[in-house]
């Protein structure tokens, strides 16, 4: 000089499911239907929520997929595909180890 972690600003991208024991309603009452963007429960950063995630990529998030395995009361709930195909970005500050110049002894 140059580059990572990081921080700031402008832009932009991205989900939103499930339902037992929540709610209505039926019934031949060891259940069936229907809803949840109004309660509760369940995973989750997030479930129309906010002081949420991500923005060049092995971790946002989609697609293969109504795929496989596996738990569950169910469910992208885990797992596997999966360094898979796709996917939104500049600028400024600050800069640590290396690496490269340059000048001095």
């Nucleotide at each position: 000089a140059g580059c990572a972690g990081c921080a700031g600003c402008u832009a932009g991208g991205g989900g939103u499911c499930c339902g037992u024991u929540c709610c209505g309603g039926a019934a031949u009452c060891g259940u069936c239907c229907g809803g949840c963007a109004a309660c509760c429960g369940g995973u989750g950063a997030g479930a129309u929520a906010g002081u949420c995630c991500c923005u060049u990529a092995a971790u946002a998030c989609c697609u293969g997929a109504c795929a496989c395995g596996g738990a569950u009361a169910a469910u992208g709930c885990c797992g596997c595909c999966g360094u898979a195909g796709g996917g939104a970005a500049g600028c400024u500050g600050g800069g640590a180890a290396c690496u490269a110049g340059u000048u001095a002894u």

A computed fold for a 105-nucleotide RNA from Nitrosospira briensis, annotated as TPP riboswitch aptamer (THI element). The prediction has a mean pLDDT of 76. The RNAcentral record of the sequence draws on Rfam and Ribocentre. Of the family's consensus pairs, 86% are formed in the model. Its Rfam family is "TPP riboswitch aptamer (THI element)". Its family is annotated with thiamine pyrophosphate binding in the Gene Ontology.